RNA sequence: GGGCUCGUGGUCUAGAGGCAUGACAUCCGCUUGACUCGCGGAAGAUCACCAGUUCGAAUCUGGUCGGGCCCA
Numbered sequence: 001g002g003g004c005u006c007g008u009g010g011u012c013u014a015g016a017g018g019c020a021u022g023a024c025a026u027c028c029g030c031u032u033g034a035c036u037c038g039c040g041g042a043a044g045a046u047c048a049c050c051a052g053u054u055c056g057a058a059u060c061u062g063g064u065c066g067g068g069c070c071c072a
Base pairs, nucleotide, nucleotide: 001071002070003069004068005067006066007065010024011023012022018055026042027041028040029039030038048064049063050062051061052060
């Protein structure tokens, strides 16, 4: 330098054009003498960045950045 692939709450993850899903963790309540477990609830994401297409983009297109793999 070229090709492929990945980037989504603190962590892991679903989503393949139409209000962003779940688990763990966190916080609150119930429970307990107390803690753990269990049960109920809450908060938490400008979907890596910039532009384009579209009525509408995490999703499609181009570019940039970063991680991984391969070729030279």
Model confidence (mean pLDDT): 85 of 100. This is a predicted structure of a 72-nucleotide RNA (transfer RNA) from archaeon GW2011_AR15. The sequence was found in a public genome assembly. It matches the Rfam family "tRNA".